[in-house]
Context: one part of a larger RNA
RNA sequence: CUGGGCGUAAAGCGCGCGUAGGUGGUUUGUUAAGUGGAAUGUGAAAGCCCUGGGCUCAACCUAGGAAUUGCAUCCCAAACUGGCAAACUAGAGUACAAGAGAGGGGUGUGGAAUUUCCUGUGUAGCGGUGAAAUGCGUAGAUAUAGGAAGGAACAUCAGUGGCGAAGGCGACGCCCUGGCUUGAUACUGACACUGAGGUGCGAAAGCGUGGGGAGCAAACAGGAUUAGAUACCCUGGUAGUCCACGCCGUAAACGAUGUCUACUAGCCGUUGGGGGACUUGAUCCCUUAGUGGCGAAGCUAACGCGAUAAGUAGACCGCCUGGGGAGUACGGUCGCAAGAUUAAAACUC
Numbered sequence: 001c002u003g004g005g006c007g008u009a010a011a012g013c014g015c016g017c018g019u020a021g022g023u024g025g026u027u028u029g030u031u032a033a034g035u036g037g038a039a040u041g042u043g044a045a046a047g048c049c050c051u052g053g054g055c056u057c058a059a060c061c062u063a064g065g066a067a068u069u070g071c072a073u074c075c076c077a078a079a080c081u082g083g084c085a086a087a088c089u090a091g092a093g094u095a096c097a098a099g100a101g102a103g104g105g106g107u108g109u110g111g112a113a114u115u116u117c118c119u120g121u122g123u124a125g126c127g128g129u130g131a132a133a134u135g136c137g138u139a140g141a142u143a144u145a146g147g148a149a150g151g152a153a154c155a156u157c158a159g160u161g162g163c164g165a166a167g168g169c170g171a172c173g174c175c176c177u178g179g180c181u182u183g184a185u186a187c188u189g190a191c192a193c194u195g196a197g198g199u200g201c202g203a204a205a206g207c208g209u210g211g212g213g214a215g216c217a218a219a220c221a222g223g224a225u226u227a228g229a230u231a232c233c234c235u236g237g238u239a240g241u242c243c244a245c246g247c248c249g250u251a252a253a254c255g256a257u258g259u260c261u262a263c264u265a266g267c268c269g270u271u272g273g274g275g276g277a278c279u280u281g282a283u284c285c286c287u288u289a290g291u292g293g294c295g296a297a298g299c300u301a302a303c304g305c306g307a308u309a310a311g312u313a314g315a316c317c318g319c320c321u322g323g324g325g326a327g328u329a330c331g332g333u334c335g336c337a338a339g340a341u342u343a344a345a346a347c348u349c
Stems, first nucleotide, its partner, number of pairs: 003321004007303002012317001014201004021194003025088007033081002035077003039073004049065006091191001092188004096183004103177007110154001115149007125136002162169002206247006215241002220236004258316006266294012278281001298305002322349003331342004
């Protein structure tokens, strides 16, 4: 390479958009590039294979044939693929009317709580732990009442509930804005799927500049514990956590399961639509788009999966190929840095 694979054994890019490329619905006509068939030429000889012949046999030699699956030219066919032309509506999309939603961005507002400050009441403790101590407190703490400031997060509702491509999103109002679902008609007429490169988004931590800083809290300090305790526990506490702008580009970025399409028993929940039935109800039935539990067939090494497939098939992309060395070195690219990405070999078992 081929082959075989990728939930857990090695292996699905963190997730979109999209270029080239690959693949592509129904009907008719045409063409004849692919495709099928015929003919001609060529495909050296030797060798291989078949049938004969010659060395007493064989090896060996020799004659004829076959084969040489190829290439070129030309003729025929037109089912399938492709090209061209015309048409269609089941894929895809647009218009219209409804609907649900923590989808995104901006701005304003609210209450509970923690902390600090001020004032009043009040007096000797408070706090903390397994037990203590460090710590705070007669300069009046803790507790309690009233007031003020400031920052961050939004209890209950809350739900294998909802929305989003993923990361993720949760108080309330307003403004701007993306997607989705349902219904009935009309329109466009294959406009589609995937997607190497490319490009955008991308938790937390971290970085740069400027703000902000209540609580929490790496580092750090002290108190304990202990043989020791650079920890677990306690008292403090700085970066950070928050905001604006700019970087970083990684995660067990997980469903450890790429995207799209079609087909293949049922049963029970739940969310958002639509329709129907009657006995009008905390009702029942049908349907559609999600989201869960169980399960037939089938699949699987087993566990398990099972219309949200890991079943049956198709299209396209990514990735794997014994363990360690190593996601490392070197080089390239990117980055302010941290580092990220691409990615070996010697050696060894």
A computed fold for a 349-nucleotide part of an RNA from an uncultured Pseudomonadales bacterium, annotated as small-subunit ribosomal RNA, central domain.
Model confidence (mean pLDDT): 89 of 100.
Rfam family: Bacterial small subunit ribosomal RNA.